[in-house]
Predicted 3D model of a 348-nucleotide part of an RNA (small-subunit ribosomal RNA, central domain) from Taxus chinensis. Its mean pLDDT, the model's own confidence on a scale to 100, is 83. It matches the Rfam family "Bacterial small subunit ribosomal RNA".
Context: one part of a larger RNA
RNA sequence: UUGGGCAUAAAGUGUCUGUAGGUGGCUUUUCAAGUCCAUCAUCAAAUAUCAGGGCUUAACAUUAGACAGGCAUUGGAAACUACCAAGCUGGAGUGCGGUAAUGACAGAGGGAAUUUCUAGUGGAGCGGUGAAAUUCCCUGAGAUUAAGAAGAACAACAAGUGAAAGCACUCUGUUGGGCCGUAAUUGACACUUAGAGAUGAAAUCUAAGGGAACAAAUGGAAUCAAAUACCCCAGUAGUCCUAGCCAUAAAUGAUGGAUACUAAGUGCUCCGCGUAUCGACCCGUAUAGUGCUACAUCUAAUGCACCAAGUAUCCCACUUGGGAAGUAUGUUCGCAAGCAUGAAACUC
Numbered sequence: 001u002u003g004g005g006c007a008u009a010a011a012g013u014g015u016c017u018g019u020a021g022g023u024g025g026c027u028u029u030u031c032a033a034g035u036c037c038a039u040c041a042u043c044a045a046a047u048a049u050c051a052g053g054g055c056u057u058a059a060c061a062u063u064a065g066a067c068a069g070g071c072a073u074u075g076g077a078a079a080c081u082a083c084c085a086a087g088c089u090g091g092a093g094u095g096c097g098g099u100a101a102u103g104a105c106a107g108a109g110g111g112a113a114u115u116u117c118u119a120g121u122g123g124a125g126c127g128g129u130g131a132a133a134u135u136c137c138c139u140g141a142g143a144u145u146a147a148g149a150a151g152a153a154c155a156a157c158a159a160g161u162g163a164a165a166g167c168a169c170u171c172u173g174u175u176g177g178g179c180c181g182u183a184a185u186u187g188a189c190a191c192u193u194a195g196a197g198a199u200g201a202a203a204u205c206u207a208a209g210g211g212a213a214c215a216a217a218u219g220g221a222a223u224c225a226a227a228u229a230c231c232c233c234a235g236u237a238g239u240c241c242u243a244g245c246c247a248u249a250a251a252u253g254a255u256g257g258a259u260a261c262u263a264a265g266u267g268c269u270c271c272g273c274g275u276a277u278c279g280a281c282c283c284g285u286a287u288a289g290u291g292c293u294a295c296a297u298c299u300a301a302u303g304c305a306c307c308a309a310g311u312a313u314c315c316c317a318c319u320u321g322g323g324a325a326g327u328a329u330g331u332u333c334g335c336a337a338g339c340a341u342g343a344a345a346c347u348c
Stems, first nucleotide, its partner, number of pairs: 004319002007302002012316001014199004021192003025088004033081002035077004042070002049065001051063002054060001091189001092186003095182005103175007110154001114150003118146004125136001160167002205244003209240001213239002218234003256315006264293006272285003298303001321348003330341002333338001
């Protein structure tokens, strides 16, 4: 490589946009490249094969013939693929009318709590733990009342939304996408996607701010045989904001994307239609999403089961015993930290 695989055994790129490439709806026509049929030429001899005759038979030797497969010639067929031309509307867009949401960005506003500061009341402890101590406190703590300041966050469940990362106090502005209805319009414009581009939690890094609370590092008090820990008292980076880097996560549904088909039951979200009604609920039903139970199927089992891990088609990524190793080396990128690509000897 072939073949087999990829939820949990090795294996789905973190996610999206999209180029080359691959694949691709329905009807009619052209053409004959692929495809199919026939034809002819060639592939030395020997070997092998088939039918004869020859050595008493056989082995053996000999005569005549035929074939697979490859490449080329000539003639034809026109279903399928490709090509040419014309059309169609179901796939896919656009328009019009609705609709739900914490989608994104910017601005403005909000109250509770915490800490701190000032002033008053008051006068001995507070705090913390399994028990303590370090810490704070008559230079007046803790408690309580009033006024002020600062920074950060915006309870839970269920559900919603976004490509993913993610997104929640309230209001306003700008802006992206989804879904439903309509059938006006384009007429296959589609799917996937190597390379490429964009985006990408937290932590780290650079520069300027900010710093209430929490808190790596660090200091102390305990515990302990020790205690570089768990518990306690403090506490700096950091967490916040602005502008740049970084490009990784158990980035998980451990499940790539698209399309079609395949029993049911029961919730939730959005919306349409029918029925009913004064109106709404109820009831029936189509689409889109999101849960639970479960048949067939599938699975090594667990389980999955119209949101498939079922039945099929197309395209991409990845895998090939464990370790050595995500290491060495080279190269791209990065301020650095490092990231990406990525072996072998040897060993079991």